Notes:
c-di-GMP-I riboswitch aptamer from a Pseudomonadota bacterium, 75 nucleotides, folded computationally. It was read from a public genome assembly, where an Rfam model found it. The coordinates come from a structure-prediction model, not an experiment, and the mean pLDDT is 76.
RNA sequence: AAAGAUAAAAGCUAAACUUACUGUGAAGUAAGAGCACAAAACUAAGGGUCCUAAUGAGAUAGCCGGGUUGCUUAA
Numbered sequence: 001a002a003a004g005a006u007a008a009a010a011g012c013u014a015a016a017c018u019u020a021c022u023g024u025g026a027a028g029u030a031a032g033a034g035c036a037c038a039a040a041a042c043u044a045a046g047g048g049u050c051c052u053a054a055u056g057a058g059a060u061a062g063c064c065g066g067g068u069u070g071c072u073u074a075a
Stems, first nucleotide, its partner, number of pairs: 002073003013036001017032006035062001041068003046064002048060003051056001
């Protein structure tokens, strides 16, 4: 520099469900649990979906895409 591939991996995160708390709600946080994940790390100013009395400094990054960082090295 390029690629993330038929492979492997130090490791990281962690769905459903249960309990408690917060929120009108989508959901979030903590503990248990272990479906999965090589970016299931961060980013909500692109699109989608969802919520609300509310056209809102709402939710979702484990819906897709982009950006940033990290990891790997078969050819």